[in-house]
Context: one part of a larger RNA
Molecule: small-subunit ribosomal RNA, central domain
Organism: metagenome
RNA sequence: UUGGGCGUAAAGGGCUCGUAGGCGGCCUGUUAAGUUGGUUGUGAAAGCCCACGGCUUAACCGUGGAACUGCGACCAAAACUGGCGGGCUUGAGUGUGGGAGAGGAAAGUGGAAUUCCCAGUGUAGCGGUGAAAUGCGUAGAUAUUGGGAGGAACACCAGUGGCGAAGGCGACUUUCUGGACCACAACUGACGCUGAGGAGCGAAAGCGUGGGUAGCAAACAGGAUUAGAUACCCUGGUAGUCCACGCUGUAAACGUUGGGCACUUGGUGUGUCGGGUGUCGAUCCCUGACGUGCCGUAGCUAACGCGUUAAGUGCCCCGCCUGGGGAGUACGGUCGCAAGGCUGAAACUC
Numbered sequence: 001u002u003g004g005g006c007g008u009a010a011a012g013g014g015c016u017c018g019u020a021g022g023c024g025g026c027c028u029g030u031u032a033a034g035u036u037g038g039u040u041g042u043g044a045a046a047g048c049c050c051a052c053g054g055c056u057u058a059a060c061c062g063u064g065g066a067a068c069u070g071c072g073a074c075c076a077a078a079a080c081u082g083g084c085g086g087g088c089u090u091g092a093g094u095g096u097g098g099g100a101g102a103g104g105a106a107a108g109u110g111g112a113a114u115u116c117c118c119a120g121u122g123u124a125g126c127g128g129u130g131a132a133a134u135g136c137g138u139a140g141a142u143a144u145u146g147g148g149a150g151g152a153a154c155a156c157c158a159g160u161g162g163c164g165a166a167g168g169c170g171a172c173u174u175u176c177u178g179g180a181c182c183a184c185a186a187c188u189g190a191c192g193c194u195g196a197g198g199a200g201c202g203a204a205a206g207c208g209u210g211g212g213u214a215g216c217a218a219a220c221a222g223g224a225u226u227a228g229a230u231a232c233c234c235u236g237g238u239a240g241u242c243c244a245c246g247c248u249g250u251a252a253a254c255g256u257u258g259g260g261c262a263c264u265u266g267g268u269g270u271g272u273c274g275g276g277u278g279u280c281g282a283u284c285c286c287u288g289a290c291g292u293g294c295c296g297u298a299g300c301u302a303a304c305g306c307g308u309u310a311a312g313u314g315c316c317c318c319g320c321c322u323g324g325g326g327a328g329u330a331c332g333g334u335c336g337c338a339a340g341g342c343u344g345a346a347a348c349u350c
Base pairs, nucleotide, nucleotide: 003322004321005320006319007304008303012318014201015200016199017198021194022193023192025088026087027086028085029084030083031082033081034080035077036076037075038074039073040072041071042070049065050064051063052062053061054060091191092188093187094186095184096183097182098181103177104176105175106174107173108172109171110154115149116148117147118146119145120144121143125136126135162169163168206247207246208245209244210243211242215241216240220236221235222234223233258317259316260315261314262313263312266295267294268293269292270291271290272289273288274287275286276285299306300305323350324349325348332343333342334341335340
């Protein structure tokens, strides 16, 4: 490289947008680049292959044929692909009318709780554990009542509930703002899918500058445990956790399952929107769409399992894998303030 693969064996990029490229709906006209047929030129000789012949055979040699699967020119065809032109509406998008949602950003507000401070009541303990001790407390703690300060998180509602591309998002109000869905079928008329590079987003930890710090808590200190205990348990406690701006760019970034389209028996929940019947109505029954769970048919799978939300059946595009270790290391390049990230070997060894 071919082939075969990527849920769990090696392998889906963390996610989205999008450039080049690849691929692309229905009808029709035209063109003839691809495609197909024919003619012709060329495709040296030798060799290979076939036939016949020459050395007594053979090797070897001679003659003829075939082949040289290719390329050029001309003529022709027009189904398919492509180009150009015209049309269409089912793909895609727009419009109008709706309801749902922890989707995002900013500002403001609220109550419960912890801690601290002040004051009252009150007295000898509190705290903590397997048991203790360190620790706190007669300078009045713990408990309890009132007042105050401040920071962080938002109990119940809460749900295999919702929203978001992913990371993720949960008190309330207001402002700004993105997307999806349903109904109608008015408009555009293939405007589409994917996407190497590229750009943006991207948990936690970490970094820079400035603020903030109630609780929690790496490091650290002490008390225990233990043979030891640089731990697990306990008492403290600083970075950090929070905010603003900037950086980092990684995760078991997982559904360990890339995106799009189409097709293929069913059952049962749930969320949102719509239609129909009955009802005063809540609601119930039937039904359409989209989302989200469970169970299972065929089929698939090494099995486990997946099973209209496919890991089934097909097509298009991208990414990735190729025995274990060495190693996500070295070297080089590039990005970063650093930590480090991305790219990414070999010797050797089994």